The prediction has a mean pLDDT of 80. The RNA shown here (transfer RNA) has 87 nucleotides and comes from a Bacteroidia bacterium.
RNA sequence: GCCGACGUGGCGGAAUUGGUAGACGCGCUGGAUUCAAAAUCCAGUUCUGGCAACAGAGUGGGGGUUCGAUUCCCCCCGUCGGUACCA
Numbered sequence: 001g002c003c004g005a006c007g008u009g010g011c012g013g014a015a016u017u018g019g020u021a022g023a024c025g026c027g028c029u030g031g032a033u034u035c036a037a038a039a040u041c042c043a044g045u046u047c048u049g050g051c052a053a054c055a056g057a058g059u060g061g062g063g064g065u066u067c068g069a070u071u072c073c074c075c076c077c078g079u080c081g082g083u084a085c086c087a
Stems, first nucleotide, its partner, number of pairs: 001083007010026003019067001027045006046057004060076005
């Protein structure tokens, strides 16, 4: 250089044929329970702003198609695997 696979919250990991992104689990936070803890149970937990209601952004980055994109197309970046040439 060429070919292929992959990239989603703090972590793992989902999402039918393009139709509510992050289900589910771990972790974390608060509470219940306990003399106290562990375990268990309940609630919350992407980010930003907000007291809140709510608003905006977000699937590696940038464009495109579409009413609508994690999903399809193009370019780029990164990781991993395979491989050619030169020496």
Rfam family: tRNA. The family's RNA type in Rfam is transfer RNA. Rfam's curators write: Transfer RNA (tRNA) molecules are approximately 80 nucleotides in length.